RNAcentral holds the sequence, with entries from Rfam and Ribocentre. SAM riboswitch aptamer (S box leader) from Hathewaya proteolytica DSM 3090, 120 nucleotides, folded computationally. Lineage of the source: Bacteria > Bacillota > Clostridia > Eubacteriales > Hathewaya proteolytica.

RNA sequence: CUCUUAUCAAGAGAGGUGGAGGGACAGGGCCCUAUGAAACCCGGCAACCCGUAUAUGUCACUAACAAUGUCAUAUUCAAUGGUGCCAAUUCCGCAGAUAUUAGUAUUUGCAAGAUAAGAG
Numbered sequence: 001c002u003c004u005u006a007u008c009a010a011g012a013g014a015g016g017u018g019g020a021g022g023g024a025c026a027g028g029g030c031c032c033u034a035u036g037a038a039a040c041c042c043g044g045c046a047a048c049c050c051g052u053a054u055a056u057g058u059c060a061c062u063a064a065c066a067a068u069g070u071c072a073u074a075u076u077c078a079a080u081g082g083u084g085c086c087a088a089u090u091c092c093g094c095a096g097a098u099a100u101u102a103g104u105a106u107u108u109g110c111a112a113g114a115u116a117a118g119a120g
Stems, first nucleotide, its partner, number of pairs: 001120008013042001015041003021032003028092002043086003048082002051077001053075005059069002090112001093110007
């Protein structure tokens, strides 16, 4: 970098350093920011991978059952490890449908993107 799968309506400090910018990209909008941006540190959130516990099934072992172990699924926990994340729905994208006088809301599909796991 490419491909596959899953998720993206929840959650996360009134700390320290730092000093002007930031919200992925293009255009536009709308926001955050000196009552302090980015970045770094600490702290926290979450539970995708790893891990803990329980249940069910499965396979192995056994003559058989049990126990034990394997694998899968569901639920649970979050103390350790691998990532990630900590304004606003992925801030607002595009098209269709439905409701509405309208603003707009709901919903379906698609695109772009983010993160995780696996593969190349």
The prediction has a mean pLDDT of 80. It matches the Rfam family "SAM riboswitch aptamer (S box leader)". About the family: The SAM riboswitch is found upstream of a number of genes which code for proteins involved in methionine or cysteine biosynthesis in Gram-positive bacteria. Rfam links the family to the GO term regulation of gene expression.